[in-house]
């Protein structure tokens, strides 16, 4: 890279290189950002996938947090295409907005297969 599961509204920052971006992609909006983005680095830290170890007769459930990932602004920063709404605004019999809300499609990051 491809498939598949599972999760994605809750945690978790400081410091050094660096120096103009940055929030995954396309549009839009919003926001961070020289009181210094991104990326690399070191140290802290936080979940608990997977792995260790306890608990258990086993297993499950649960605890720890040894190793591997992985995360440390804002819901995956909102929205988009579809489905659904008592109601609200326009228009006048059902359609637009605008808002709720579902459920998908991307994404991401774990485990597994390949």
């Nucleotide at each position: 890279g491809a498939u598949u599961u599972a999760u994605a509204c809750a945690g978790a920052a400081g410091g050094g290189u660096g120096g103009a971006g940055a929030g995954a992609u396309u549009a839009g909006g919003c926001u961070c950002g020289a009181u210094g983005a991104a990326a690399c680095c070191c140290u802290a830290g936080c979940a608990a996938c997977c792995u260790u170890c306890c608990u258990u007769a086993u297993g499950a459930u649960g605890g720890a947090g040894u190793g591997g990932u992985g995360c440390u602004a804002a819901u995956a920063c909102c929205u988009a295409a579809c489905c659904c709404g008592c109601g609200u605004g326009c228009a006048g019999u059902u359609g637009c907005a605008a808002c709720g809300g579902g459920a998908a499609a991307u994404u991401a990051u774990a485990a597994a297969u390949u």
Notes
A computed fold for a 114-nucleotide RNA from an uncultured Bacteroidales bacterium, annotated as SAM riboswitch aptamer (S box leader). The coordinates come from a structure-prediction model, not an experiment, and the mean pLDDT is 79.